[in-house]
RNA sequence: GACCGCUUAGCUCAGCUGGUAGAGCGUUCCGUUCACAUCGGAGAGGUCGGGGGUUCAAAUCCCUCAGCGGUCA
Numbered sequence: 001g002a003c004c005g006c007u008u009a010g011c012u013c014a015g016c017u018g019g020u021a022g023a024g025c026g027u028u029c030c031g032u033u034c035a036c037a038u039c040g041g042a043g044a045g046g047u048c049g050g051g052g053g054u055u056c057a058a059a060u061c062c063c064u065c066a067g068c069g070g071u072c073a
Stems, first nucleotide, its partner, number of pairs: 001072007010025004019056001027043005049065005
């Protein structure tokens, strides 16, 4: 330098053909216990890496930039 993949909650990751953003773990509260753990219930937490474009509507499509990983040179 060329090409490919990835970037979504604190962590690990889903999100199929555009149509209100999800799970597990973690965390907070409540119940259960003498207490802890387990278990059950409820809740909080996200400018979907940045910018721009297409569209009535974008995490999703297009362009660009950045970061990480890989292949080739």
Model confidence (mean pLDDT): 81 of 100. Predicted 3D model of a 73-nucleotide RNA (transfer RNA) from a Candidatus Microgenomatia bacterium. It matches the Rfam family "tRNA". RNAcentral holds the sequence, with entries from ENA.